[in-house]
């Protein structure tokens, strides 16, 4: 200097004027009151959208289903260890794969050890495999080449993504793990290291039974449901009728589905018809944020100190002017993705432009 990998941050700022929303034991005015409670308005002060607020994909907090269960079904996850309130998330490591590397990726248990499926076309044959061309032997025909029939064979050739391990030899009529040596794969013993997944070393075995479970399935662990339009309270209004089953010998009810069990229970279920849709709470002090310090490879966490940062509800933060910042095709133009609605922890997706740090490889110079 070039090429790359990983991580983090910003993503407009300041001033002035006018305007919007919440809160305030502050002040002023008006109404009302026994009253300083209450209602309305004004002044002043503090505060007032995100890194993803998006997706609604996970996990919870919280609320309700009166209380407490069991089994089946159904669902979720899938190497080991740790973190967390929890998770399908995060961290570290192991194994496999890609890359020269930094690093990145993984639906990571099981196919011979439960079983059932699927692998187009080509090819003889795609799993209890098999014989198209070939090789060997025997018989018949023939001068010979060769042809037919029978038996043996899977080393050679062909097809294919993949064809019952590879190389060399013994052996054979010709061959073949039929046997032997050395490898690879699979299973397994022992020793050492590691919490473990596993790794290293060294033996044994049978000769080797493809791939696919992100196919059904098996195994291990795990799971109540619904959701702030949850739920609680206040005010207010109305209109019941019919049918069925019941009234403790018990109809019915208990919120993914079914069964058992447990409990509640005097009304319940179905159809038709009527009234209400207003207000208050939930509602933001929280598994919160920041600083310092200790532990840990890290995720994270102990201790100490400080801070209070939207709470709207036909739904709030805007307009104007000036100065500055960044980018460019430069006297002009542009400045990304995009806005709470119970809250929090993650994941995924979108993002103009700019900045910082660490690491890897190549080349050159000292």
């Nucleotide at each position: 200097a070039g090429a790359g990998u990983c991580g983090c941050c910003c993503g407009g700022a300041u001033c002035a004027c006018c305007g919007c929303g919440u809160u305030g034991c502050u002040c002023c005015c008006a109404g009302g009151u026994a009253a300083u409670g209450c209602u309305g308005g004004g002044a002043c002060a503090c505060c007032g959208a995100g890194g993803a607020a998006a997706g609604u994909c996970c996990g919870g907090a919280c609320u309700c289903c009166a209380u407490a269960g069991a089994g089946c079904a159904a669902g979720g996850u899938g190497g080991u260890g740790g973190g967390u309130a929890a998770c399908g998330c995060c961290c570290a490591c192991c194994c496999g794969g890609a890359g020269c590397a930094a690093u990145c990726c993984g639906c990571g248990g099981g196919a011979a050890c439960a079983g059932u499926g699927c692998c187009a076309c080509a090819g003889a044959a795609a799993a209890u495999a098999a014989a198209c061309c070939g090789c060997u032997c025997g018989c018949u025909a023939g001068c010979a080449a060769u042809a037919g029939c029978g038996a043996g064979u899977a080393a050679g050739g062909g097809u294919g993504a993949a064809a019952c391990g590879g190389u060399g030899g013994u052996g054979u009529a010709a061959g073949a793990g039929a046997c032997c040596a050395c490898c690879a794969g699979c299973a397994u013993g022992u020793a050492c290291g590691g919490c473990a997944a596993c790794g290293u070393a060294u033996g044994u075995g049978g000769c080797u039974a493809g791939g696919u479970a992100a196919a059904c399935c098996c195994c291990a662990c795990u799971u109540g449901g619904a959701g702030c339009a949850a739920g609680a309270c206040c005010a207010g209004a109305c209109a019941g009728a019919u049918a069925g089953c019941g009234c403790u010998u018990g109809a019915g009810a208990a919120c993914u589905g079914c069964u058992c069990g447990u409990u509640c229970g005097a009304g319940c279920u179905a159809u038709c018809g009527g009234g209400u849709a207003g207000g208050u709470c939930g509602c933001u002090u929280g598994a919160u944020u920041c600083c310092g310090u200790g532990a840990g490879c890290a995720a994270u966490u102990g201790c100490g100190g400080a801070a209070c940062u939207a709470g709207a509800u036909g739904g709030a933060u805007g307009g104007u002017g000036a100065u500055c910042c960044c980018u460019c095709u430069u006297u002009g133009a542009g400045g990304a993705c995009a806005g709470g609605a119970u809250c929090c922890g993650g994941c995924u997706u979108a993002u103009a432009g700019g900045g910082c740090g660490a690491c890897u490889c190549u080349u050159c110079u000292g």
Overview
The RNA shown here (Bacterial RNase P class A) has 366 nucleotides and comes from an Actinomycetes bacterium. Of the family's consensus pairs, 94% are formed in the model. Rfam family: Bacterial RNase P class A. By type it is a ribozyme. The organism belongs to Actinomycetes, within Bacteria. It was read from a public genome assembly, where an Rfam model found it.